[in-house]
Context: one part of a larger RNA
Molecule: small-subunit ribosomal RNA, central domain
Organism: uncultured bacterium
This record gives sequence, structure tokens and C1' cells, in this order.
RNA sequence: CUGGGCGUAAAGGGCAUGUAGGCGGCUUGGUAAGCCUGGCGUGAAAGUCUGCAGCUUAACUGUAGGGAUGCGUUGGGAACUGCUUAGCUUGAGUUACGGAGAGGGAGCUGGAAUUCCUGGUGUAGGGGUGAAAUCUGUAGAUAUCAGGAAGAACACCGAUGGCGAAGGCAAGCUUCUGGCCGACAACUGACGCUGAGGUGCGAAAGUGUGGGGAUCAAACAGGAUUAGAUACCCUGGUAGUCCACGCCGUAAACGAUGAGCACUAAGUGUCGGAGUAAAAUUCGGUGCUGCAGUUAACACAGUAAGUGCUCCGCCUGGGGAGUACGGUCGCAAGACUGAAACUC
Repeated sequence: CUGGGCGUAAAGGGCAUGUAGGCGGCUUGGUAAGCCUGGCGUGAAAGUCUGCAGCUUAACUGUAGGGAUGCGUUGGGAACUGCUUAGCUUGAGUUACGGAGAGGGAGCUGGAAUUCCUGGUGUAGGGGUGAAAUCUGUAGAUAUCAGGAAGAACACCGAUGGCGAAGGCAAGCUUCUGGCCGACAACUGACGCUGAGGUGCGAAAGUGUGGGGAUCAAACAGGAUUAGAUACCCUGGUAGUCCACGCCGUAAACGAUGAGCACUAAGUGUCGGAGUAAAAUUCGGUGCUGCAGUUAACACAGUAAGUGCUCCGCCUGGGGAGUACGGUCGCAAGACUGAAACUC
């Protein structure tokens, strides 16, 4: 290098965008770089491969026997690839008409609950647990009523539902804004797919500065439990949880399943369109069952893990180890890249 793989055995990059590169629809003319074919030259000898022969054989040796990928040059071919020319509309896209949606940003508003504060009623408990205690209450708690303040989250609707590239997104209204789908035309005319680097986005926790702080709650304190209890249970409680602007860049970032295109039995729900008087039918999304096929099995099965093509990423026994060293990034925590000795 060829070859084998990546749902669960090792292995899909967290997700997108896009540079180089790789790959690329139908038709026509040209060209002849790739490609095919013929000639000539070269490819020294020895060696290798091979035919024959010689030492009894082998190793070894001999032989103006063969062969030799290739390189150069020249004549020819034109199906395919490339380049070029002229076109095409099915891939891709644009416009006009409709549609659904927790897609994103900003602003404003609302009610329930919680905690706290003030006042009224009211009296001895409350709270908590398996049982208790710490705790709280005659300085009047718990309960209840009225008023006020604050912050955070949005019950029902709600779904096996929807949207988003992923992370993720849920009270209502306004506004700005991205994507998607359908139907019918018109237009552009291959403008496409993938994508090493790069760039952007990226839960939670963490971090910087400044706010905010109701609830919950790492750390911490106390009470229990226990042989002990640095826990599980209880009473408290600080970071944090929330906001703004930065940083971090990781997750079982999961469908543990990269992206795109094409093809391959059916049946049944559901969401959004089109269509119909209603059906039928049809397009797009999302589930379940299931044939062929695949699979080690489980299972997957038109949303493939089936059948093919293109491009990227990744794997190569377990431990050592996602460690050390070096480098890059980061305020730090650490992240990314990533071995070896040794050992089984």
C1' cells in the first nucleotide's frame, strides 16, 4: 500500500457554516492530458524470474535462450474521465400565494404559590420523624383574615404533540428576526454534494466584574441513626441557583447510529398542508407493527443497522492512561493534542 470495521464488542467529530481538496446531471462539436493500440529506441553486464544443460543430487555453475514493470519518441483511436464550445431542465435556487409551530432577540403585563413585614381574631402548642431530638412558640407562634414587599418559576391546556443544526425551547401581549411545509405557475440554468484546517454556536457546573437574593441548596453547623456515620433521615445554612456583560468549551453533548443522493413488500396511528360535498388520493414531518434483506445475537427494517455511490471523522488487545513530556488555549479550574517503559 492492499485488505477489515465503527447501534450494544475498540471505533461517528457535541452541532453547524465554510476554505483548500475530493466527487459531480442530460445533449452537441472540438481537443487528445489521462486512457487504449501499433512501430522504433532504450531498459549495460552480473543478479532476480523462467526454459534447457553440467558436476550422482542440491547449493553452485554454464547458456550471442526467453522474459523484464518502466522511460523516451512516433503513427493511429475517441467510448469513458479531463479541458473547451454551444445548448437543456429533471439536481440546486429565486419570485409571487397560502400554512403550522415552547425556533431566536428585546420590551411590557398577569395570576396562583412561597418567604418576609404590619395589623386583626385567637390560645398552647407548632414543626419534624420509622421513632425522636436539634429548631420554633406566652416577648403570643402554628392556624385564620386583611394589607404590603421581594425574587423566582409559569398549574390546567399538555400529548405516545410541536419547533430547532445541535445544545435546547412552555403564562399572556407587542415588536424585530431565522428556518420549514404545501399548491400552482414563471424565472436562473448545474449555480451541486462533502468538507482537512479555519470560524461560529454549544446543557449543567465553574469563573471575572457589577447587580439581585424569595425558594431550593454543595460547603459548613447542630440533632438523630450507628460498633463508627466525615453518609442516607431531620433542623438550620453560605457559595450557587436569577439578571447584565465577558470567560470556560466540557456531558451517557445518546438514536451510544456522520452528511448527501438514489433504489427496495405491506399494515396502522398521529402532526402540518393540498384535495373532496364527504371520502378516496397526494406532499412533508413523527411513532408503532412487520416482509425481503441484514445482524454474533439483541434487533434494524422506505426516518435501515437493507442495496449502491460520493466525501469527512474515527478504531486496531487489557492495564499503564486520556496519565507523562512538549506545544496551543484559559484569570483559574482545566481543556485540546497525546506517548513510552513496564505488565497480563